[in-house]
This is a predicted structure of a 72-nucleotide RNA (transfer RNA) from a Phycisphaerales bacterium. Its mean pLDDT, the model's own confidence on a scale to 100, is 81. Rfam family: tRNA. Rfam links the family to the GO term triplet codon-amino acid adaptor activity. The family's RNA type in Rfam is transfer RNA. Taxonomically the source falls in Phycisphaerales (Bacteria, Pseudomonadati, Planctomycetota, Phycisphaerae).
RNA sequence: GAGGACCUAGCUCAAUGGUAGAGCAGCGGCCUUUUAAGCCGUUGGUUCCGGGUUCGAGUCCCGGGGUCCUCA
Numbered sequence: 001g002a003g004g005a006c007c008u009a010g011c012u013c014a015a016u017g018g019u020a021g022a023g024c025a026g027c028g029g030c031c032u033u034u035u036a037a038g039c040c041g042u043u044g045g046u047u048c049c050g051g052g053u054u055c056g057a058g059u060c061c062c063g064g065g066g067u068c069c070u071c072a
Base pairs, nucleotide, nucleotide: 001071002070003069004068005067006066007065010024011023012022013021018055026042027041028040029039030038048064049063050062051061052060
């Protein structure tokens, strides 16, 4: 320098253009002599940034940033 993949909750990841979710973690409770495990409930989001398309964008398009891979 060229090409490609990825960026969503604290972490790991889902989500056909139509209410943003799960597991773990956190918080509260049950159980237990206590802890762990198990069970119930619950908080937590500027979907990397800026534009565009659309009635509607995490998703499609353009630009930028970051991480990784391949080639040179």